[in-house]
RNA sequence: UUCUUAUCCAGAGAGGUCGAGGGUAAGGCCCGACGACGCCUCAGCAACCAUCAAUCUUAAGUUGAUUGAAAAGGUGCUAAUUCCUGCAAGUUUUAAAAAACUUGAAAGAUAAGAA
Numbered sequence: 001u002u003c004u005u006a007u008c009c010a011g012a013g014a015g016g017u018c019g020a021g022g023g024u025a026a027g028g029c030c031c032g033a034c035g036a037c038g039c040c041u042c043a044g045c046a047a048c049c050a051u052c053a054a055u056c057u058u059a060a061g062u063u064g065a066u067u068g069a070a071a072a073g074g075u076g077c078u079a080a081u082u083c084c085u086g087c088a089a090g091u092u093u094u095a096a097a098a099a100a101c102u103u104g105a106a107a108g109a110u111a112a113g114a115a
Base pairs, nucleotide, nucleotide: 001115002114003113004112005111006110007109008108013042014041015040016039017038021031022030023029026085027084028083043078044077045076048074049073051069052068053067054066055065056064082107087104088103089102090101091100092099093098
């Protein structure tokens, strides 16, 4: 970098440092000299992997699944639903334009696995 699978309306910020943009791109809408973004320290959130227990499965902790516990390990996260929309289908309102809503796709993020 690519592929596969799962999740994405919940949750969780202080201090220091830096000095102008940041929220991936576009449109919108926000955040930001009352110092954002980034970086460092500490703290926290969550429970993907790993751990432990029970049940089912099995010749066998053998393989896998489900449920639960815990938070010492590997990641991740701590403005706004992935901030909203974009593409497709449908429903409702409307004379129409248009608006609202639902579902799905695409893109993205994170984890685990593979190449």